This is a predicted complex of two RNAs, RNase P RNA and transfer RNA, with 481 nucleotides together. Rfam match: Bacterial RNase P class A. The family's RNA type in Rfam is ribozyme. Rfam's curators write: Ribonuclease P (RNase P) is a ubiquitous endoribonuclease, found in archaea, bacteria and eukarya as well as chloroplasts and mitochondria.
[in-house]
RNA sequence: GGAGCGGGUUGGACCACCGCUGGUAGCCGGCGAGGCCGAUUCUGGCCAAACCGGGUACGGGAGGAAAGUCCGGACUCCACAGGGCAGGGCGCCGGGUAACACCCGGCGGGGGUGACCCCAGGGAGAGUGCCACAGAGAGCAGACCGCCGGCCAGGAGAGCAUCCCGCCGGUAAGGGUGAAAGGGUGCGGUAAGAGCGCACCGCGCCUUCCGGUAACGGAAAGCGGCACGGAAAACCCCGCCUGGAGCAAGACCAAAUAGGGGGAGACCAUGAAUGGCCCAUUCACUCCCCGGGUCGGUCGCUGGAGGUGGUCGGUAACGGCCAUCCUAGAGGAAUGGUGGUCGUAGAGGUCUCUGCGGGGAGAGAGACUUUGAGACAGAACCCGGCUUACAGACCCGCUCCAAAU
RNA sequence: GCUGGCGUAGCUCAAUCGGUAGAGCAGCUGAUUUGUAAUCAGCCGGUUGAGGGUUCGACUCCCUCCGCUAGCUCCA
Repeated sequence: GGAGCGGGUUGGACCACCGCUGGUAGCCGGCGAGGCCGAUUCUGGCCAAACCGGGUACGGGAGGAAAGUCCGGACUCCACAGGGCAGGGCGCCGGGUAACACCCGGCGGGGGUGACCCCAGGGAGAGUGCCACAGAGAGCAGACCGCCGGCCAGGAGAGCAUCCCGCCGGUAAGGGUGAAAGGGUGCGGUAAGAGCGCACCGCGCCUUCCGGUAACGGAAAGCGGCACGGAAAACCCCGCCUGGAGCAAGACCAAAUAGGGGGAGACCAUGAAUGGCCCAUUCACUCCCCGGGUCGGUCGCUGGAGGUGGUCGGUAACGGCCAUCCUAGAGGAAUGGUGGUCGUAGAGGUCUCUGCGGGGAGAGAGACUUUGAGACAGAACCCGGCUUACAGACCCGCUCCAAAU
Repeated sequence: GCUGGCGUAGCUCAAUCGGUAGAGCAGCUGAUUUGUAAUCAGCCGGUUGAGGGUUCGACUCCCUCCGCUAGCUCCA
């Protein structure tokens, strides 16, 4: 210099004007619970809480993801004696945490020359089911071609040998099919072959020892010729966890109208019911009271598993202690717009200087000039994660290659 | 804001326990007809919303995004 890998920070600043939102403190106006003074029957004057409206001043006002709503919690209501089944989720080991499917550190496997990255990573030697097509055979393996042996009759041939067809067997070394065909190499062996036997390598099981908390790793001895295919993001088995709903959860205050319940009044007038009719009773009627829902309002609503700094423990995630800070709370939903400045960060160009005997490249510094802040996106009860989107800028650590010293 | 469901040819829908995606309408070509429609024969048309994973193999199983759509005061 080139190519990469891992991690972190930031997500413009300032000024002016015009707005939006809620907070605090005054001011003005309205309405006025109530109080004081005067007068003594007139309704006079003054002060004034709370509420409503307006205006002034001061300070506050989106994010790293506020997003997706994929996990986990907090909170609220409903359900619930206890235990179990069903359903759902998770799944190497150890740790962190309020909790997690998250994070940290290891183990094992895979990829990369490497820094480093990826893994839903329990069980297929419990059971059931699946492995299409192709292929002889696909899960209790399997004879299509090939190789080898035997054979009555038949064919080729004069006949025998031999060969072919055929029949009966042996054979998993070779060919072929497939994603996958039941260890590998060599020697022996055989009719041909084959873990059939042996040597080495590999594999599985068991035992012991060593290291490690553990997952696991290493070593030794023995056993097994090797019976071990894939798939559980198929059912399932094992272990652990697990009630349901979600702030439109939920709690409180509470209008008009309609409807509900209760009480009282009147049976004078009108209507209806009971009845053949009268009386009578009841309802409709009038008044009062009560509770529920709706409109609306208040709370939940932001000080919290909180941020920042230091220190201690820990490899780390994280935890303890101390100090310090308060940092949006709207409710159809505010946090905006315009202009300017910094002409900054940065980018492009030109020139000069440094180093040198001279020239060039590159690097650094300086001067001048042109351009110059844009990305993804916006709280809606809150918090911890994950995932996804993201212009530009900055910082730290590391790897490989090439060249020079 | 919260909670469900869906996405397959131009349109409407199928596809068994994962085995390599089809039907009707539409479109095109030909036949029939004087011509059109209807009818008959044939053809075209799909990266199954996108990406990734598991698997020999994915519309199907799993994960992450994208889009569409429905419901949600209280009582009953």